Overview: The RNA shown here (FMN riboswitch aptamer (RFN element)) has 133 nucleotides. Its mean pLDDT, the model's own confidence on a scale to 100, is 75. It was read from a public genome assembly, where an Rfam model found it.
RNA sequence: AUGAUGUUUCAGGGCGAGGUGAAAUUCCUCACCGGCGGUAAUGGGAUAAAUCUCCUUAGUCCGCGAGCUGUUUUACAGCCGAUCCGGUUAGAUUCCGGAACCGACGGUACAGUCCGGAUGAAAGAAACAAAAC
Numbered sequence: 001a002u003g004a005u006g007u008u009u010c011a012g013g014g015c016g017a018g019g020u021g022a023a024a025u026u027c028c029u030c031a032c033c034g035g036c037g038g039u040a041a042u043g044g045g046a047u048a049a050a051u052c053u054c055c056u057u058a059g060u061c062c063g064c065g066a067g068c069u070g071u072u073u074u075a076c077a078g079c080c081g082a083u084c085c086g087g088u089u090a091g092a093u094u095c096c097g098g099a100a101c102c103g104a105c106g107g108u109a110c111a112g113u114c115c116g117g118a119u120g121a122a123a124g125a126a127a128c129a130a131a132a133c
Base pairs, nucleotide, nucleotide: 005129006128007127008126009125010124016030017029018028019027031113032112033103034102035064036063037062038061043056044055045054046053059101060100067079068078069077070076071075083099084098085097086096087095105116106115107114
């Protein structure tokens, strides 16, 4: 120098208004929300300025977690939502403009937003320690 491995901490948002009804945050109209890693900033911000450096950019692309089902309950297997058009560009389903669409299980008047499993689990992020060679 590299960093096998270990420990600790952290790790999800959203029903506001009106209508119908005996009853709906569940239906109808409008509203609101978007986990983690990757990938197209020649973009933006900080600096008096340049260089350097730091920070930020996809719910619908690729992969994952979560969730659901099955079994020999052990891990494994299977399932697992949704985007187009125009513009800029060498290059964008990520940027800009416009119009759409999607959202586990159980409960309850039919739920992405309420209650519950869950003071859970977890993709992963950060910090610290660190073997062999």